[in-house]
């Protein structure tokens, strides 16, 4: 885009066209084929007339065929058309073209000649009989345009004779003559007339037959056929013909697809497509076939007959059970089937048909109407104007507004449609009667007159009323035009594909809005297109699906040069045909259009004819370059058969010799004291042939390797003697064809499936080891497959090179060597090709010819069938079902029990620990009313928490409050508060006393009460977020611009050679630059100059004290804190590439980033945090908010992390005695002095601090004691008494004293930190804080050991490689088993269908025969005859029966694999 459509929602009108696609299923009822009285006998019915009777009459009854007419009957014509359907049919059925010299044709036209004489029946009617009916029988009688006989017939037909024309042929034709055969009907009219009948000629129309070409799928259908193929005779037919029959011959068809099976009416045309094609065959037209199923003939011009006959069968109906009737695939209609398809309508007015002389009759053909949005076309549902962009509503919102929306209102118009009334066609022309005219004298024309309309009072026109009567459907994630809110929460649902939905869904459902189309819109189904996705136009085949394992060769396809001929192909002109409709173009008619109509084009085809001759084809003649032959030469693991050889293994024999051998990662099984292994001598036997040996050679491929001989194949080079296109390819076919395997017979050393044992392992039906049988070997025969690979079919020609190598030839040269040429075999590369990888004269380039093969993945190389095979199995080779991918090449990452390089307390080397004990602290778990919450490998666990007795506090219990503990706004009031008392656990409530401030007089501040907007939430979501933080990681990386390369993803730069702590730097380079990172700039520390000199300092001068920088003074030193200097591989030497840099050295306080800190690239982990804070959305609102008291966060069978203290003598205890740094201090630090054993208390100076104070530093050093013990170690736990803080130490603080004195004697597997002022060890301070550190953050004192080195573990960086991974190895993924569902195969069988074969039976009927029987027409006086009939018999013959098979389906216990989850 399309449809004979269906379904869902919706629906105003008109025109045109369409309407059982399914059950060729069954049918009630009505209608669909009759007509002619001008063929006939007649008179049942109707009308008229007449007669008779009755009656006053009207009228009634009876009779008369007298008239109009006419049922039934005889006869003629029609019924073979029209209408329906598509079952069958793969066929001369259809289409197209040709032929019939092999034919017929009623009615019609034309032509010829006739229409004479005679006869017998029969229906009807009448009489009678039978039957339920349908119907039948008998008798007498009767007509015809019924039937029969005779006559005539030159023409017609046939035969013969002669003659003539034509044809490819059989044959045909003209003329003449002879012979034979064959006709007829009448009717009408007053008359004329008219209609008929018979014979004949030609025509027209319609049919019959033959042929060429075309016309679906299956080869898992390969052979079929006996009247079959042909001939002779005969029969039959309208006619040819095996159409039929007798005889003879053995043919005929077929891979160019016979036969069989499946499906199907064919065409004009229809849909689609640029076309070529593909799909279809409804309506309309042409042809065919069929008429309940099967068979048969009759009649007829025509039928083997839809509304005829006979027979058989199935079904339905009637019946008195004896018998009968029927055929909607005609029009309506009914049932059934189905998703689905209409009225039991009107009229013969028109068109057409039948009959008739005509009027006319008949016509479900036809024309109309009805139903149905099922289609196409047209019209309408209003138009213009109207912004304050109205109000309200819906929806959204950032709350300002936006949108619906010029939409509405309002104003001005219009009236198609609708409503009502009125007018009102076309379609009608014929035909009949009358008159006239013309001529070829029965036809035509003209005039006049009479009549005919179903649709229909319709189309159309006019008038009335009035915007009045008229809009929906689908969609809105992308493709694809159109976006928001709410609801839902992987639910409900959507979905054409991709895919949406797990709490912020433009994708589900609703709403608002929008988009598209519009009386329709969507969905479903089907066809074509897009799809170059079956490729003729117009595809491919190394790796994506696809080259046959290889050759030989048949058919076929295709084929070198020159010339000649032909004209089949090809091309051109002309002729015929290609129906109409349809298509298309130009006109015309319906108001337009659809529709209808007219003329042209087109119909690409077929046939005939006339030409052309380049090319292809056919015939003839020639040529040599393709191909082949001969001759010469050389190479070769080419093949086959025989002989021979040496090395090695094994076995057996003898010798020597002794305890092991063998084997492995390590072992064991095994062998060996019965003498192995080892060694030596000679022997047996089988198999294979080291070195040479080479991307060397040969072969078609498989494949071929010791030497030699015989036979034999092919290729190559040279020459140019011979043939003269003999060539190439190759469906089928034939042959060869590794290994394994099979059969028969040998052989068997080594090796070695199976098997056994030993190991390994969780297991180990494996890898490893020890053994070991088939087999491997030979002969003969099968098998016929391989990653049979170059994953690349064969042949020919052409298209840059370079460099090896094998076999020949020629030239130069000297042997070396060089040049050239042919044939092989490799590598690298240009153009070109390719998706890329890559290929590239050995093509995957450019072309030609031929063959094989492919068409998404799985199912499946499976099933069934066939075929081959001894078997194993091979070849050929599907479908159902299922998925939306499977696949190729390349890219970036990630990963690897891949590789290379490098780094890090990563390992190693060390030191000290943890893991064991007790305690502290955090976590899990458990418990609980609550034990609030968060953090979870590294990167949670002395973490948030720099400090939970109340508070904190978020948790629990209980008691309260509700505009609230807190903020803003509004109204009212003037208090609020404080003090005291009472109640209570407190919050709070009550009572008493006291009682506002400022002001510019507007009001404001403060407090209370009230009202509602609101407050409040440590409620949820860190997976909605901001901010902050952790981690990889202070690892050296991460990127960009421009350029270049690549179809592209991307690459390059950033890789490479060095070097560095570093993508740090140097060099090189299709890259050149740049950014974020690194480094540096900042702070601190180590040295020092200058400046400054109090609260710090005191060398020198002076004073002074028991002592003391205490004082004067000083500014040197220390120190303080400000500003400078200093370090840069700067210098020297070695190495390196004259580089970067590195090693060593000097100087220097410091040396190669001096030490430390701050500083954290692009990013990763949906990492952490909604409980710091902020914040979207959701939730709570007399509670999830808020106040208060008490409790809990401190629980305790247990498990883990982090610490402290120890286990002691490098120590504990006692006494004495030194040396810091960095900090804090006013609700604070607190000296001195006094009291207390002590914690602490009292009094109180000083100090907002370089001044005072905390403050004693400790380890250390000196002296003493303890002497290896559960101790003078260790200090847990517990008891008693105190101290401090605080409203308050019970749950639940810290400290002191005395007493008590647990575990623990250095810690399993495992694991942590640290490379120098570091580890270890020692003490000091601070924050938090009323009080409460073994934690945290800082400070200094003392002060080590080790580092060979980078194999390994962990983490990381760069390069490279493989990948089926990309959520990225914590990846992906295979098979069994279990369960559910689905389709399929096998299966003892069972059931059914269609077709064929053999036999039996054999209806109707045609044909043939026929004794007896019957018999109107003719002959005969008669007898009888001619002819005919029934009956009987036979051939053929449908249905039916029987039988054996084949085939296709369905089904089947059980079974097999497959698919999906």
């Nucleotide at each position: 885009g399309a449809u004979g459509a269906a379904c869902g929602c919706u629906a105003g009108c008109u025109a045109c066209a369409g309407g059982c696609u399914u059950a060729a299923c069954a049918c009630a009822u009505g209608c669909a084929a009759g007509u002619c009285g001008a063929g006939g006998g007649g008179c049942a019915u109707c009308a008229g007339g007449g007669u008779g009777c009755a009656g006053c009459a009207a009228u009634g009854c009876a009779c008369c065929g007298c008239u109009g007419g006419c049922g039934a009957c005889c006869g003629g014509c029609g019924c073979a058309c029209g209408g329906g359907u598509g079952a069958g049919u793969a066929a001369c059925a259809c289409g197209u073209a040709u032929c019939c010299a092999a034919c017929c044709u009623u009615c019609c036209c034309u032509u010829u000649a006739c229409u004479c004489g005679g006869g017998u029946a029969u229906a009807g009617g009448c009489u009678u009989u039978c039957g339920g009916a349908a119907g039948a029988a008998a008798g007498a009688u009767u007509a015809a345009u019924c039937c029969c006989c005779g006559a005539u017939a030159c023409g017609a037909u046939a035969a013969c004779a002669g003659u003539u024309u034509c044809g490819c042929a059989u044959g045909u034709u003209u003329c003449u003559g002879u012979u034979a055969u064959g006709a007829a009907a009448g009717g009408u009219u007053u008359u004329u007339u008219c209609c008929g009948g018979u014979u004949u000629u030609g025509g027209a129309u319609g049919g019959g037959g033959a042929u060429g070409c075309g016309u679906u799928c299956c080869a898992u259908u390969a052979g079929c056929u006996u009247g079959u193929u042909g001939g002779g005779g005969a029969g039959g037919u309208a006619a040819c013909g095996g159409c039929u029959u007798c005889c003879c011959a053995a043919g005929g068809c077929u891979u160019c697809g016979a036969u069989g099976g499946a499906u199907a009416g064919g065409g004009g045309u229809u849909c689609u497509g640029a076309g070529a094609g593909g799909a279809a065959g409804g309506u309309c037209c042409c042809c065919c076939a069929c008429a309940c199923u099967g068979g048969u003939a009759c009649u007829g011009a025509g039928a083997c007959a839809c509304g005829g006959a006979c027979c058989a069968g199935a079904c339905u109906c009637c019946u008195a059970c004896g018998g009968g009737a029927g055929g909607c695939a005609g029009c309506a209609g009914u049932g059934a089937g189905g998703a689905a398809u209409a009225u039991u309508g009107g009229u013969c007015a028109a068109u057409g048909g039948g009959c008739g002389g005509a009027a006319g009759c008949c016509u479900g053909a036809a024309c109309c109407a009805g139903c149905c949005a099922a289609g196409u076309a047209g019209c309408g549902u209003g138009a213009g104007a109207g912004a304050u962009g109205a109000c309200u509503g819906c929806c959204c919102u950032a709350c300002g507004g936006g949108u619906u929306g010029u939409a509405a209102a309002c104003c001005u118009c219009u009236u198609u449609u609708a409503u009502a009334c009125g007018g009102g066609a076309c379609u009608a022309a014929c035909a009949g009667g009358c008159a006239c005219u013309a001529c070829g004298c029965g036809u035509a024309g003209u005039g006049u007159u009479u009549u005919u309309g179903c649709a229909u009072g319709u189309a159309c026109c006019g008038u009335u009323u009035g915007a009045a009567u008229a809009a929906g459907c689908a969609u809105c994630g992308g493709c694809u035009a159109a976006c928001u809110c709410c609801g839902u929460g992987c639910c409900a649902g959507c979905a054409g594909c991709c895919g949406c939905g797990g709490u912020a869904a433009u994708a589900c459902g609703g709403a608002g809005g929008a988009u598209g189309c519009g009386a329709g819109c969507g969905u479903u189904a089907u066809c074509c297109g897009g799809a170059u996705u079956u490729a003729u136009u117009g595809g491919g085949u190394u790796u994506a699906a696809a080259g046959g394992g290889u050759g030989c060769g048949u058919a076929g396809g295709c084929u070198g040069g020159u010339u000649u001929u032909u004209a089949a192909g090809u091309c051109a002109g002309c002729u015929g045909u290609g129906a109409a409709a349809g298509u298309u173009c130009g006109g015309g008619g319906c108001u337009u259009a659809a529709c209808c109509u007219u003329g042209g084009a087109a119909u690409u085809g077929c046939a005939g004819u006339u030409g052309a001759u380049a090319c292809u084809g056919g015939g003839g003649a020639c040529c040599u370059u393709g191909a082949g032959u001969a001759c010469a030469g050389a190479a070769u693991a080419g093949g086959c058969a025989g002989g021979c050889g040496g090395a090695a293994u094994u076995c057996g024999u003898g010798g020597u010799g002794u305890a092991g051998c063998g084997g492995u990662g390590a072992a064991a099984u095994g062998c060996g004291u019965a003498g192995a292994u080892a060694u030596u001598a000679g022997g047996a036997g089988g198999a294979a042939c080291a070195c040479c040996a080479g991307u060397g050679g040969c072969g078609a491929a498989g494949g071929c390797g010791g030497c030699u001989c015989a036979c034999u194949g092919g290729a190559c080079u040279g020459c140019a003697a011979c043939u003269g296109a003999c060539a190439c390819u190759g469906a089928g076919g034939c042959a060869c064809g590794a290994a394994a395997g099979c059969g028969u017979g040998g052989g068997g050393a080594g090796c070695a499936a199976a098997c056994a044992g030993g190991a390994u392992u969780a297991g180990a039906u494996a890898c490893c080891c020890u053994g070991g049988u088939a087999g491997u070997c030979c002969a003969c025969g099968c098998c016929g497959u391989a990653a049979a690979c170059g994953a690349u079919g064969g042949a020919u020609a052409c298209u840059a090179g370079g460099u090896g190598u094998g076999g020949g030839g020629c030239c130069c040269g000297a042997u070396a060597g060089g040049g050239u040429u042919c044939c092989g075999u490799g590598c690298c590369g240009a153009a070109g090709c390719u998706a890329a990888c890559g290929c590239a004269u050995u093509a995957a380039g450019u072309a030609u010819c031929c063959c094989g093969c492919c068409u998404g993945g799985g199912g499946a190389g499976u099933a069934c069938g066939a075929u081959c095979g001894c078997a194993a199995g091979g070849u050929u080779g599907a479908a159902a079902c299922u998925c939306a991918a499977a696949g190729g090449a390349a890219u970036u990452g990630a990963c690897g029990g891949g590789g290379g390089c490098c780094c890090g307390c990563a390992c190693a080397a060390g030191c000290a620990g943890c893991g064991g004990a007790g305690c502290a602290u955090g976590u899990g778990g458990u418990u609980u009313a609550a034990u609030u919450c968060g953090a979870a490998g590294c990167a949670a666990c002395g973490c948030g928490a720099a400090g939970a007795a109340c508070c904190u506090u978020a948790c629990c219990a209980a008691g309260g409050c509700u505009u609230g503990a807190c903020a803003u706004c509004c109204u009212c009031u003037g208090a609020c508060g404080c003090a005291u008392g009472u109640a209570g656990a407190a919050g709070u409530a009550c009572a008493u006393g006291u009682u506002c401030c400022c002001u510019u007089c507007g009001g404001g501040g403060c407090a209370g009460a009230g009202u509602g907007a609101c407050a409040g939430g440590u409620g949820g979501u860190g997976c909605a977020u901001g901010g902050u933080u952790g981690u990889c990681g202070u690892c050296a990386g991460c990127u960009c611009g421009u350029g270049u390369c690549g179809u592209g993803a991307g690459a390059u730069g950033u890789u490479g050679g060095g070097u560095u702590a570093a993508g740090u730097c140097c060099c090189g380079c299709a890259a050149c630059g740049a950014g974020c990172g690194c480094a540096a700039c900042c702070c601190u520390u180590a040295u020092u100059g200058c400046u400054a000199g109090u609260u710090g300092c005191c060398a020198g001068c002076a004073c002074g004290u028991u002592a003391a920088g205490g004082u004067g003074g000083g500014a040197a030193c220390u120190c303080u804190a400000g500003u400078g200097a200093g370090a840069c591989u700067g210098c020297c030497g070695g190495g390196g590439a004259c580089a970067a840099c590195u090693c060593g050295g000097a100087g220097g306080a410091a040396g190669g980033u001096g030490g430390g800190g701050a500083c954290g690239a692009c990013g990763u982990c949906a990492a952490a945090u909604c409980a710091u804070c902020a914040u979207g959305c959701c939730c709570c609102u007399u509670a999830u908010g808020u106040c208060u008291u008490g409790g809990g966060c401190u629980a305790c069978a247990c498990a883990c992390g982090u610490g402290c203290u120890a286990c002691a003598a490098u120590g504990g205890c006692c006494g004495g005695u030194a040396c810091a740094a960095a900090g804090g201090g006013c609700a604070g630090c607190g000296a001195c002095c006094c009291c207390g054993c002590a914690a602490g208390g009292g009094c109180a100076a000083g100090c907002g601090a370089g001044u005072c104070u905390c403050a004693a530093a400790a380890a250390g050093c000196c002296g003493g004691u303890c002497u290896c013990a559960g101790u003078u170690c260790g200090g847990a736990u517990c008891g008693u008494g105190g101290g401090c803080u605080g409203c308050a130490a019970c749950c639940c603080g810290c400290c002191c004293a005395c007493g008590u004195g647990a575990a623990g004697u250095u810690g399993g597997a495992g694991u942590u930190g640290c490379u120098a002022g570091u580890a270890a060890u020692c003490g000091c301070g601070a924050a938090u804080c009323a009080g409460c550190a073994u934690g945290u953050c800082g400070c200094g004192g003392u002060g080590a050991a080790u580092g060979c080195g980078u194999u390994c573990c962990c983490g990381g960086g760069c390069c490279u490689u493989g990948u089926a991974c990309a959520c990225a190895c914590c990846g992906c993924c295979c098979g069994u088993c279990a369960c559910a569902c689905c389709a399929c195969g096998g299966a003892a069988g069972u059931u059914g269908g269609g077709a064929g074969c053999a036999c039996c039976c054999g209806a109707a009927g045609c044909c043939a025969g026929u004794g007896g029987c019957c018999u109107a027409a003719c002959c005969g006086c008669a007898a009888g005859g001619a002819g005919g009939g029934a009956g009987c018999u036979g051939u053929c013959g449908a249905a039916g029966g029987u039988g054996a098979g084949a085939u296709c389906a369905a089904u089947g216990a059980c079974u097999g694999g497959g698919g999906u989850g």
Overview: A computed fold for a 1461-nucleotide RNA from an uncultured Bacteroidota bacterium, annotated as small-subunit ribosomal RNA. It matches the Rfam family "Bacterial small subunit ribosomal RNA". Gene Ontology terms of the family: structural constituent of ribosome and ribosome. The coordinates come from a structure-prediction model, not an experiment, and the mean pLDDT is 84.